[in-house]
RNA sequence: UGGUAGAGGCGCGACUUAUCAUUAGUAACUGCUGCUGUGGUGACAGGGGUUAACCCAGGGAACCUAAACCCAAAGGCGGGGCAGUGUGUGAAAGGGGUAGCCGCCGAGGUAGACCGAAAGCCUUUGUUCGGUUUAUCGGGGUGAUGUAGAAAAUACAUCAUUCUGUCACAGAAAUGUGGAGUGCUAUCA
Numbered sequence: 001u002g003g004u005a006g007a008g009g010c011g012c013g014a015c016u017u018a019u020c021a022u023u024a025g026u027a028a029c030u031g032c033u034g035c036u037g038u039g040g041u042g043a044c045a046g047g048g049g050u051u052a053a054c055c056c057a058g059g060g061a062a063c064c065u066a067a068a069c070c071c072a073a074a075g076g077c078g079g080g081g082c083a084g085u086g087u088g089u090g091a092a093a094g095g096g097g098u099a100g101c102c103g104c105c106g107a108g109g110u111a112g113a114c115c116g117a118a119a120g121c122c123u124u125u126g127u128u129c130g131g132u133u134u135a136u137c138g139g140g141g142u143g144a145u146g147u148a149g150a151a152a153a154u155a156c157a158u159c160a161u162u163c164u165g166u167c168a169c170a171g172a173a174a175u176g177u178g179g180a181g182u183g184c185u186a187u188c189a
Stems, first nucleotide, its partner, number of pairs: 001189006009105001011104003015100001017099004028089002030086006037065001039064003044059001047056003069080003072125006108137011138164011166179005
């Protein structure tokens, strides 16, 4: 210098896995009530002129279109009417706990840059997921603050404090101080 194998412990992470709570009595469906334009077409019944054709003034189911509102934000297109209420029915995804199993000890996390994909279509931005790369963090606990999140769950960041492993230095020892995983131990060439 290169290779191999290991250690730290409430150790790290994944899963088309199982289960539980939450999401939530929410979304959606459904019953009832109400709202939506100086717009268009308009079945149909009654009234009047005049008995008829025909004409006149209104009413008017249904349909189209517009507005409001919704589909991550803005713009354009496209699609969907909206609001309230109930002795109505009633989820799911993401995130999380537990268990199991698997891969591991820069395990992995975070931040930046680039690329790809997803959510009706296009552009920009943002979000989520994945990959590459650079930088940074030894690991765990607790608390505070902040961000994300439906959340008092949880995750992440910073600070404080604490436990622990490792190496260096000091010490008779107990122990103290300091560094960082591109480290440390063992071993092979």
Molecule: Lysine riboswitch aptamer
Organism: soil metagenome